Record summary
Predicted 3D model of a 325-nucleotide part of an RNA (large-subunit ribosomal RNA, domain IV) from Acetivibrio straminisolvens JCM 21531.
Context: one part of a larger RNA
């Protein structure tokens, strides 16, 4: 000088990113418990009080009177509370070894496939899973308790469902042509049948184009211009454009660039937190929108209570490491 354990005057979070860590609480009986609430809960809320020992009484719970200490769950072990706000519903679950979480999983809702030799999945098959099941079943996608909701657009892209026409494979069809050559011909050619190649019209599935459905299917939900009796604004009018212009709830937000928006509440003072307002760069309705009790080693904000975190360090004990020996 370090580690560690341990104590502290006066303050009591002034420390820091941030109470990080340390301190407070603490067990048992009694009393006494708020808001909210899905009436279960929240609750061990919160806050208070009690607790040894002897005699006596009493079936006992206990009651009564006395003793002692600085302290009676006499050591040891054993919640620190409230308040608000974001996300998930919950109990699970997870990056073995830097993440435990708002991610993932849930129970619920939805969409869709699938009449059984089932779709769906593993195999060159064979068979096997699905199942010794049958649509209250089973695979697949989204979404994510519970309440109130879930608008509009089907123009692209995707799925379903049609079949009129157009387009098109293989195949079926065999025109046409060309090759050879009996034969005719002085020759130059011509050239039948058959053989061989050559392969037009003309048939001919799906599929595409066509034609509708359909968004809890992928997805998407505009601009400009004027207008009221101060002024500002625009309930209202033109236009242009779209498949259709964001509707209800929310809204500087886990999403706001400017921005420490404004205003208001906490503070002596607050880029954080709350309420508001809405000018949403660039919220939005199961990639679900708004709520929501409870519940969480989860994020932030504040307060009580407590501490060496701090002001500011001191001091013991034990190990280290230095020095002497």
């Nucleotide at each position: 000088g370090c580690g560690u354990u341990g104590u502290u005057a006066a303050g009591g979070a002034a420390c820091u990113c941030g109470g990080c860590a340390a301190a407070u609480u603490g067990a048992c009986c009694c009393c006494g418990u708020a808001a909210g609430u899905u009436c279960g809960c929240g609750a061990g809320a919160a806050g208070g009080g009690g607790u040894g020992c002897c005699u006596g009484g009493g079936a006992g719970a206990c009651c009564a009177g006395g003793c002692c200490g600085c302290a009676g769950a006499g050591a040891a072990u054993a919640g620190g509370c409230c308040c608000a706000a974001g996300c998930a519903a919950c109990u699970g679950u997870u990056u073995a070894g830097c993440a435990a979480a708002a991610a993932c999983a849930c129970a619920g809702g939805u969409c869709u496939c699938u009449g059984c030799u089932a779709a769906a999945u593993c195999g060159a098959a064979a068979g096997a899973u699905g199942a010794a099941g049958u649509a209250u079943a089973g695979g697949g996608g989204c979404u994510g308790a519970c309440g109130c909701c879930u608008g509009c657009c089907c123009g692209g892209u995707g799925c379903u469902g049609g079949a009129a026409g157009g387009u098109u494979a293989c195949g079926g069809g065999g025109a046409u042509c060309u090759g050879u050559u009996a034969u005719c011909g002085c020759a130059a050619g011509a050239g039948a049948a058959g053989c061989a190649g050559u392969g037009a019209a003309c048939u001919u599935a799906a599929g595409c184009c066509c034609c509708a459905g359909u968004a809890a299917a992928c997805g998407g939900c505009g601009g400009c211009c004027g207008u009221a009796a101060c002024u500002a604004u625009a309930a209202c009018g033109g236009u242009c454009c779209u498949a259709a212009g964001g509707u209800a709830g929310c809204g500087a937000a886990a999403u706001u660039c400017c921005u420490u928006g404004u205003c208001a509440g906490g503070u002596a003072a607050g880029u954080u937190c709350u309420g508001a307002c809405c000018c949403g760069c660039a919220c939005g309705a199961a990639u679900g929108g708004c709520g929501u009790a409870a519940u969480g080693a989860u994020u932030u904000g504040g307060g009580c209570a407590c501490u060496g975190u701090c002001u500011c360090a001191a001091c013991a004990a034990c190990g280290u490491a230095c020095c002497c020996g």
It matches the Rfam family "Bacterial large subunit ribosomal RNA". Gene Ontology terms of the family: structural constituent of ribosome and ribosome. Its mean pLDDT, the model's own confidence on a scale to 100, is 88.